[in-house]
RNA sequence: GCCAGCAUAGCUCAGUUGGUAGAGCACCGCUCUCGUAAAGCGGGGGUCACCAGUUCAAGCCUGGUUGCUGGCUCCA
Numbered sequence: 001g002c003c004a005g006c007a008u009a010g011c012u013c014a015g016u017u018g019g020u021a022g023a024g025c026a027c028c029g030c031u032c033u034c035g036u037a038a039a040g041c042g043g044g045g046g047u048c049a050c051c052a053g054u055u056c057a058a059g060c061c062u063g064g065u066u067g068c069u070g071g072c073u074c075c076a
Stems, first nucleotide, its partner, number of pairs: 001072007010025004019056001027043005049065005
């Protein structure tokens, strides 16, 4: 330099055909307990990496940018 994949909650990830953003763990509260843990119930938490485009409507489609990972090539 070229190619491919990935970017969604604090972490790991789902989101199928474009139609109100979700799960587990973690965190907070409550119940239970002499107390703690476990268990049960409830709750908070999101600029879907960024900028544009298409569309009535974009996490999803298109283009670009940035970062990460992998592969290939060149030079030394």